[in-house]
RNA sequence: GCUCAUAUAGCUCAGUCGGUAGAGCACUUCCUUGGUAAGGAAGAGGUCAGGCGUUCGAAUCGCCUUAUGAGCACCA
Numbered sequence: 001g002c003u004c005a006u007a008u009a010g011c012u013c014a015g016u017c018g019g020u021a022g023a024g025c026a027c028u029u030c031c032u033u034g035g036u037a038a039g040g041a042a043g044a045g046g047u048c049a050g051g052c053g054u055u056c057g058a059a060u061c062g063c064c065u066u067a068u069g070a071g072c073a074c075c076a
Stems, first nucleotide, its partner, number of pairs: 001072007010025004019056001027043005049065005
């Protein structure tokens, strides 16, 4: 330098054919207990890496950029 993959909640990850963004763990409150853990109930938490475009409508499609990883090539 070229190609491919990945980027979604604090962490690990889903998300079908483009149509109101989800799970587990963690966190907060409550119940339970003499107290803690475990268990139960409720809740909060998201610019979907960034930009532009296509579309009535984009996490999802196209292009560019950034970061990470892998493969290939070149120079020394």